Model confidence (mean pLDDT): 80 of 100. The RNA shown here (transfer RNA) has 73 nucleotides and comes from an uncultured Pseudomonadota bacterium. Its Rfam family is "tRNA". By type it is a transfer RNA. It was read from a public genome assembly.
[in-house]
RNA sequence: GCUGGAUUAGCUCAGCUGGUAGAGCGGCUGAUUUGUAAUCAGUAGGUCGAUGGUUCGAAUCCGUCAUCCAGCA
Numbered sequence: 001g002c003u004g005g006a007u008u009a010g011c012u013c014a015g016c017u018g019g020u021a022g023a024g025c026g027g028c029u030g031a032u033u034u035g036u037a038a039u040c041a042g043u044a045g046g047u048c049g050a051u052g053g054u055u056c057g058a059a060u061c062c063g064u065c066a067u068c069c070a071g072c073a
Base pairs, nucleotide, nucleotide: 001072002071003070004069005068006067007066010025011024012023013022019056027043028042029041030040031039049065050064051063052062053061
């Protein structure tokens, strides 16, 4: 330099050929317990990497940029 992949909650990841974003773990509160753990119930947390475009509508489609990974040279 060229090609491909990844970027979504604190972490690991879903999100079905565009229709108002979810799970597990973790956090917080409560119940239970002499207390902790475990268990049960509830709850908070996201401008979906940035920017522009298409569309009535974009995490999803298209362009550019950034970071990381892999291959080729």